[in-house]
Context: one part of a larger RNA
RNA sequence: UGCGCGUUGACUGAGGGGAACUUGCCCUUAGUACGAGAGGAACAGGGCAAGGCGGCCUCCGGUGUACCGGUCCUCCGACAGGGGGAGCCGGGUAGCUGAGCCACUGGGGAUAACCCCUGAAAGCAUCUAAGGGGGAAGCCCCUCCCAAAAAUAGUCAGCGUUCCUGAACUUUUCCUGGCCGCAAGGUCGGGGAAAGAGCAGGAGUAGGGCUGCUGUAAAAUACGGCGUUGAUAGGACGAGGGUGUACGCGAGAAGACCUUUCGGGGUCGACUCGUUCAGCCCAUCGUUACUAAUCG
Numbered sequence: 001u002g003c004g005c006g007u008u009g010a011c012u013g014a015g016g017g018g019a020a021c022u023u024g025c026c027c028u029u030a031g032u033a034c035g036a037g038a039g040g041a042a043c044a045g046g047g048c049a050a051g052g053c054g055g056c057c058u059c060c061g062g063u064g065u066a067c068c069g070g071u072c073c074u075c076c077g078a079c080a081g082g083g084g085g086a087g088c089c090g091g092g093u094a095g096c097u098g099a100g101c102c103a104c105u106g107g108g109g110a111u112a113a114c115c116c117c118u119g120a121a122a123g124c125a126u127c128u129a130a131g132g133g134g135g136a137a138g139c140c141c142c143u144c145c146c147a148a149a150a151a152u153a154g155u156c157a158g159c160g161u162u163c164c165u166g167a168a169c170u171u172u173u174c175c176u177g178g179c180c181g182c183a184a185g186g187u188c189g190g191g192g193a194a195a196g197a198g199c200a201g202g203a204g205u206a207g208g209g210c211u212g213c214u215g216u217a218a219a220a221u222a223c224g225g226c227g228u229u230g231a232u233a234g235g236a237c238g239a240g241g242g243u244g245u246a247c248g249c250g251a252g253a254a255g256a257c258c259u260u261u262c263g264g265g266g267u268c269g270a271c272u273c274g275u276u277c278a279g280c281c282c283a284u285c286g287u288u289a290c291u292a293a294u295c296g
Base pairs, nucleotide, nucleotide: 005160006159007158008157009156010155011154015146016145017144021051022050023049024048025047026046027045034039052104054102055101056100060098061097062096063095067091068090069089070088071087072085073084075082076081106142107141108140109139114134115133116132117131162203163202164201165200166199169196170195171194172193173192174191175190176189177188178187179186180185210296212226213225214224215223232292233291234290235288236287237286238285239284240282241281242280243279248275249274250273251272252271255268256267257266258265259264
């Protein structure tokens, strides 16, 4: 763009696609069949593992440039605290991940090679000539995904598909004038009305887009959610979680220093304990219109 009106939503499924997978081992069959013995199977059934493929993050780990703590520096700072070095070190939620976890199952149908039944031609025989049965990891269907651009272009449902004005044109009709004609009538005009398919302008409208807050989406786009009739994002509060016990204050402390009438007194002190399962922080969850989704 098309799909003989527009638009929104829900479907059908022609057709297409898919690892729906592969391999090994063990148990059982069975010390059976077979075989003089020695030895020694298979069909059916059950279990496990590996590879591959798809998905997921509960567990085990990785990362984690969110975050928390320790530590270094002739750094800033009275202390507290902080800056830079993606510094170094110890942890680490969400997310993303694999070495982690889950699934890869089953059923039906028609067949191939092949095996059969009945059975003549050909009194027999013969799986075949008529007829019938079985039979594969392969084929088709159920199952998973895409799919009406499937041009035979599908189905169902909701909503809308309205109105006004203007000029010209076409058709019909009414009134009227000039010319030609004996007349019937013909021809050239003028004015009015109605209808029509288009054109132009305007009002309105289903629905969509833009603007706005955004994420289960994301390079731009697209896609999804929300927009006050609101929990869409942020904030606040709480839950859960990470780190690991903040500052200050109190108690203690190896000792050091000052002073002393030698009895003592005072100042400082790494570190430890208490206050403190603290402090700081969060991408998660819940609640709450405080902020922004106003108005257009």
Large-subunit ribosomal RNA, domain VI from a Nitrososphaerota archaeon, 296 nucleotides, folded computationally. The prediction has a mean pLDDT of 83. It matches the Rfam family "Archaeal large subunit ribosomal RNA".